Notes:
Model confidence (mean pLDDT): 75 of 100. Bacterial RNase P class A from an uncultured Granulosicoccaceae bacterium, 360 nucleotides, folded computationally. Its Rfam family is "Bacterial RNase P class A". It is annotated as a ribozyme. Gene Ontology terms of the family: tRNA processing, dimeric ribonuclease P complex and ribonuclease P activity. From the family's description: Ribonuclease P (RNase P) is a ubiquitous endoribonuclease, found in archaea, bacteria and eukarya as well as chloroplasts and mitochondria.
[in-house]
C1' cells in the first nucleotide's frame, strides 16, 4: 500500500418563515380561530413464510392438495434464529447445502461409444481344451499314428487403448495360454459389536463380507411431521333513506278478480309503532409476543427479575415547502389492523480478521 471476509452504526445537521394530521388548553359566531405538543423506514418494499385478533364455522377421523424433511436447542409461531454434526468451494479470514428413503415398486437418460444396467469384445491380448488346412520331423511293409511350427474357425479375456459425466474398488505381489478378488498383503467400502456423545454422528477399537443392488426423489413414490377457509372493504354498534315484512287502530263492510247468483277465496286504502339496514357517523386503531437501563442464568439464539418510559394513526387520505449557513452535498425509498422473520434496494462511518507486496 493493494485485494478480500465479516460483525456494528447513522440515514444530513442548526436558524427563521408559511403550511398539513393527530391530541390538549382556551375563545367565540359552534365549527372555526388562537396557543401549546407529537408527527414514516431499516428496509414503511416485494406480499414470500409465521403468528395475534375477527368472521364463517365446529374442523373427531379419513381421502385427496399443499409444504416441510440431519441433529439438539430457542421462540406466540415458523420454512426464522443459536449451537453442533455430515458434505462441498476458497491459499485464507471465510461462505454454501431441500443434508429423509435409489437393497419396495415404476420412470428417465441427449451426443459419444462394441457396451449404460444384475452390462459390453471395437482396438488390443490370449490360443491351454474342440474342429480343420498346410509344411515339418519321427515310428510303420503300405493303410495310418504320435509330435512341432504357421494359419483359420470356434472361443477365451474386463489387465492395456478408445468412448463417455458415469464402463462394476485402488496398488503390488503370486497365478494364468492371456488375464481377472480368482488368491494373497496394505488402502477404501458395507455389515456386527464396543466405546464416546442426550442426539445427529465419530471412532487410531474389535470380528466380519472378496466387495453383492451405478446415477436421478426442486420424476412418479414410499416414509414422518405439520396444515379449516376468508381476511380490517375482517369485524361490531349508532342510524336519514328505499324495498320487501310482522303487529296495532280506523274507514267503508266498500272496491276489484274468480262466478250465472250467494256463501267463499285472493287483492286493494290510511295512520302508528316495530323491524330492516343504504348514504352518513363512530369504534375496531394502537398500551404491545412495546422500547430502555441494569442484574441475572445459558457458548449462543434467548429467558428472568426490578426499575423507566409512551414513541404517527390518517380515510382523497397529513408527516412538506421556500430562505439562510455548515460539512462528508445527501443513496434506496412513504406508514394504513399489529407484530416475528425471509428476500430484494441502497449511501456513508467504523471495528475485527485474512491474503499479497514493499520498507525497516
Nucleotide at each position: 500500500g493493494g485485494a478480500g471476509u465479516u460483525g456494528g452504526c447513522c440515514a444530513g445537521g442548526c436558524a427563521g418563515c408559511c403550511g398539513c394530521u393527530g391530541u390538549c388548553g382556551a375563545a367565540c359566531u359552534c365549527g372555526u380561530u388562537c396557543g401549546a405538543u407529537a408527527g414514516a423506514g431499516g428496509a414503511a418494499a416485494g406480499u414470500c413464510c409465521g403468528g395475534g385478533c375477527u368472521c364463517c364455522a365446529a374442523a373427531g377421523g379419513g381421502c385427496a392438495g399443499a409444504g416441510u424433511g440431519c441433529c439438539a436447542g430457542g421462540u406466540a409461531a415458523c420454512g426464522c434464529c443459536u449451537g453442533g454434526g455430515g458434505g462441498g468451494u476458497g491459499u485464507g479470514a471465510a461462505c454454501c447445502c431441500a443434508c429423509g428413503g435409489a437393497a419396495a415398486g415404476u420412470g428417465c437418460a441427449g451426443c459419444a461409444g462394441a457396451g449404460a444396467g444384475c452390462a459390453g469384445a471395437c482396438c488390443g491380448c490370449c490360443u491351454a481344451a474342440g474342429c480343420u488346412a498346410u509344411c515339418u520331423c519321427a515310428a510303420u511293409u503300405a493303410u495310418u499314428u504320435g509330435g512341432g511350427a504357421u494359419g483359420g474357425c470356434c472361443g477365451g479375456u474386463a489387465a492395456g487403448g478408445g468412448u463417455g459425466a458415469a464402463a462394476g474398488g485402488g496398488u503390488g505381489c503370486g497365478g494364468u495360454a492371456a488375464g481377472a478378488g480368482c488368491g494373497c498383503a496394505c488402502c477404501g467400502c458395507g455389515c456386527u459389536g464396543g466405546u464416546g456423545g442426550c442426539a445427529a454422528c465419530a471412532u487410531u477399537c474389535a470380528g466380519u463380507g472378496g466387495c453383492a443392488a451405478g446415477g436421478u426423489a426442486a420424476a412418479c413414490c414410499c416414509c414422518a411431521c405439520u396444515c379449516g377457509g376468508a381476511g380490517c372493504a375482517a369485524g361490531a354498534u349508532c342510524a336519514a333513506a328505499u324495498a320487501g315484512g310482522g303487529a296495532a287502530g280506523c274507514a267503508a263492510u266498500g272496491u276489484c278478480g274468480u262466478g250465472g247468483c250467494c256463501c267463499g277465496c285472493g287483492a286493494u286504502g290510511c295512520u302508528u309503532c316495530c323491524g330492516g339496514g343504504u348514504a352518513g357517523a363512530u369504534c375496531g386503531c394502537u398500551a404491545g409476543a412495546g422500547a430502555u437501563a441494569c442484574g441475572u442464568g445459558g457458548u449462543g439464539a434467548c429467558g428472568c427479575g426490578u426499575g423507566u418510559u409512551c414513541g404517527a394513526g390518517a380515510u382523497g387520505a397529513a408527516u412538506g415547502g421556500c430562505u439562510g449557513u455548515c460539512c462528508a452535498u445527501g443513496a434506496c425509498a412513504g406508514a394504513a389492523c399489529c407484530c416475528g422473520g425471509c428476500u430484494u434496494a441502497c449511501g456513508g462511518c467504523u471495528g475485527a480478521c485474512u491474503c499479497c507486496c514493499c520498507a525497516c